A computed fold for a 404-nucleotide RNA from uncultured Cellvibrio sp., annotated as Bacterial RNase P class A.
The organism belongs to Cellvibrio, within Bacteria.
RNAcentral holds the sequence, with entries from MGnify.
The prediction has a mean pLDDT of 76.
It matches the Rfam family "Bacterial RNase P class A". Rfam's curators write: Ribonuclease P (RNase P) is a ubiquitous endoribonuclease, found in archaea, bacteria and eukarya as well as chloroplasts and mitochondria.
[in-house]
RNA sequence: GAGUUGGCCAGGCAGUCGCUCUAAUGUUAACUAUGCAAUUCUCUCGAGUAUUGUCUGGUGCAUUGGGGAGGAAAGUCCGGGCUCCAUAGGGCAGAGCGCCAGGUAACGCCUGGGAGGUGUGAGCCUACGGAAAGUGCAACAGAAAGCAAACCGCCUAAGUUCAAGGUGCCUGAUCGCUUAAGUGAGAGGGCAAACCAGAACCGGUAAGGGUGAAAGGGUGCGGUAAGAGCGCACCGCGCGGCUGGCAACAGUCCGUGGCACGGUAAACCCCGCUCGGAGCAAGACCAAAUAGGAACCCAUUGGUGCGGCCCGCAUCGGGUUCGGGUAGGUUGCUUGAGGUAUGCGGUGACGCAUAUCCCAGAUGAAUGACUGUCCACGACAGAACCCGGCUUAGCGGCUGACUC
Numbered sequence: 001g002a003g004u005u006g007g008c009c010a011g012g013c014a015g016u017c018g019c020u021c022u023a024a025u026g027u028u029a030a031c032u033a034u035g036c037a038a039u040u041c042u043c044u045c046g047a048g049u050a051u052u053g054u055c056u057g058g059u060g061c062a063u064u065g066g067g068g069a070g071g072a073a074a075g076u077c078c079g080g081g082c083u084c085c086a087u088a089g090g091g092c093a094g095a096g097c098g099c100c101a102g103g104u105a106a107c108g109c110c111u112g113g114g115a116g117g118u119g120u121g122a123g124c125c126u127a128c129g130g131a132a133a134g135u136g137c138a139a140c141a142g143a144a145a146g147c148a149a150a151c152c153g154c155c156u157a158a159g160u161u162c163a164a165g166g167u168g169c170c171u172g173a174u175c176g177c178u179u180a181a182g183u184g185a186g187a188g189g190g191c192a193a194a195c196c197a198g199a200a201c202c203g204g205u206a207a208g209g210g211u212g213a214a215a216g217g218g219u220g221c222g223g224u225a226a227g228a229g230c231g232c233a234c235c236g237c238g239c240g241g242c243u244g245g246c247a248a249c250a251g252u253c254c255g256u257g258g259c260a261c262g263g264u265a266a267a268c269c270c271c272g273c274u275c276g277g278a279g280c281a282a283g284a285c286c287a288a289a290u291a292g293g294a295a296c297c298c299a300u301u302g303g304u305g306c307g308g309c310c311c312g313c314a315u316c317g318g319g320u321u322c323g324g325g326u327a328g329g330u331u332g333c334u335u336g337a338g339g340u341a342u343g344c345g346g347u348g349a350c351g352c353a354u355a356u357c358c359c360a361g362a363u364g365a366a367u368g369a370c371u372g373u374c375c376a377c378g379a380c381a382g383a384a385c386c387c388g389g390c391u392u393a394g395c396g397g398c399u400g401a402c403u404c
Stems, first nucleotide, its partner, number of pairs: 001404009011374007019068009030059004035054005041048003070380001074391002077389005082279004094275005099113005114128001115126004129270002134268002136264002151209002153205003159201004165196003168191004174185005217235006236259001237257005242251003283331004293322006302316005338357008375378001
């Protein structure tokens, strides 16, 4: 200098004026509840009603003191507490999760470890069970892509056919030599597919080229017609064992198999584990006006209905009481899987013990406004029942450890 990875902070200070919660004190000629006392009235003589006074509370008001958004309060994506509803037990369906071990109230979170990938490295990333249970899928290219395949190239061993260039066999114009009988050379013609060389077919070949995301282990030697795990050595791989590890898994170990049984399960599926639903507008309590309901009483002389009449019944009216529910209010509501410090246990997440602290609780919804001043000129963003996570947003500053 460049980088990696944890932790902390989130403009500071001063003044003035507010908002909200809370504690103390005061206020009673602001309101209110209960009790007590006195007085008035009523009657069934023990209570009731009304007024006044007083005690203790509550609300209000005043003064003083104290607290008052976040690391994400956000997204509402997971997990739990709490509340109500449902629920004998079990299964199906559905959803989620998925290497191993641990932590935790629980988790899809966290910690440690393994494997794979990536980076020079500190580190970082991973839906990371199963593809020899079954089904499905794979465009284009390519000869061939799931019981693999022969386009170019290489080969022509086996098989068939053609073919007479060479070797071979027969014949032989003619020439030479010695000599009259041989011998040598030999154009040309014919035969022959045994051999050498050649052509075609059939065929062999996965070494090489080319296509593709992927072409059925790699290197070398041998081998072969050319090739090929065809054989061998080494490397790699599968299986079994042994050793280490709680396990995932690992091994410069042993044996064995020439050797892949290709990919895809954020495709169906299989295996294992987990899961009842709704949410603080949950739920509980108090409780107007209006309407409706139930019981009782009053009025029944009236209206309507029960085909015309009588009786009866139902209904329509008024009053009292009761219960449900609405508006509204109270509660749930913040002391909690809580914070801080120290010690102990653990590699760590975390756990245990002791001491200490109380740190928003609003409800149209407070947590602010203004002024001064300083600097590095201030990002993202505002609690709404409460916690643990994850993810996303984000101006910067401080700091620990580590790497190149």